[in-house]
Context: one part of a larger RNA
RNA sequence: GUAUUGAGGAGAGCCUUCCCUAGUACGAGAGGACCGGGAAGGACCGACCACUUGUGUACCGGUUGUCCCGCCAGGGGCAUCGCCGGGUAGCUACGUUCGGUACGGAUAAGCGCUGAAAGCAUCUAAGUGCGAAGCCGUUCCAAAGAUAAGUCUUCAUUUGAGACCCCUCAGAGAUUAUGAGGUUGAUAGGCUGCAAGUGUAAGCACAGUAAUGUGUUCAGCUGAGCAGUACUAAUAGGUCGAGCUC
Numbered sequence: 001g002u003a004u005u006g007a008g009g010a011g012a013g014c015c016u017u018c019c020c021u022a023g024u025a026c027g028a029g030a031g032g033a034c035c036g037g038g039a040a041g042g043a044c045c046g047a048c049c050a051c052u053u054g055u056g057u058a059c060c061g062g063u064u065g066u067c068c069c070g071c072c073a074g075g076g077g078c079a080u081c082g083c084c085g086g087g088u089a090g091c092u093a094c095g096u097u098c099g100g101u102a103c104g105g106a107u108a109a110g111c112g113c114u115g116a117a118a119g120c121a122u123c124u125a126a127g128u129g130c131g132a133a134g135c136c137g138u139u140c141c142a143a144a145g146a147u148a149a150g151u152c153u154u155c156a157u158u159u160g161a162g163a164c165c166c167c168u169c170a171g172a173g174a175u176u177a178u179g180a181g182g183u184u185g186a187u188a189g190g191c192u193g194c195a196a197g198u199g200u201a202a203g204c205a206c207a208g209u210a211a212u213g214u215g216u217u218c219a220g221c222u223g224a225g226c227a228g229u230a231c232u233a234a235u236a237g238g239u240c241g242a243g244c245u246c
Stems, first nucleotide, its partner, number of pairs: 001153001003151002009141001011139001014042007026031001044099001046097003052093001054091002059086005064079006103137003110130004162240004166182005187233003190229005196222003203216005
């Protein structure tokens, strides 16, 4: 530096309905099982975001009023994000998925076996068995400050193992910590491509008196997503780091 054991601790432990056995046992009938097997569901718990939903005030579009960019066109500010329609990532539940089982041990009430005191009887006095959603394990979680401070292994002490400061950051986060990286580099930004969202930009041309429509154009624009790429920044450097006694 890594991997672990588990003393002790904490969590879970739930319930209902239906079907078969079987309209069987039982019962005059009405009714109606134990045991055993199977299938759904509720509440609760954990995890997650492929689906569905919500949010998504740095994404896209529509639109009202007003001010501004000299005017048109095109835009910007303000009005709850001005209002409205959508919506990526992330976070989510109303969404998805998982869990309660089974088994072993010792028992409670209870049921017994053998059995005297007490020639009988008696589960008890000696001895011995079964028996619960409960107890102890089994299951899940963290766990050596468990100061009795455990164990395995690698490396260093022999060429000082390693850690930190500093910097780029996020699967992390109030700070810290944790984790990913620091040129022998994809850590973040930028750029490129893709995904995804919005919904067909501006300009120009054409049609129409015009509002507007059509073509160029499934266009234009785009936050967090997935990849690639050293263009920018992680430069340079520094600090700590091992046993005392004789």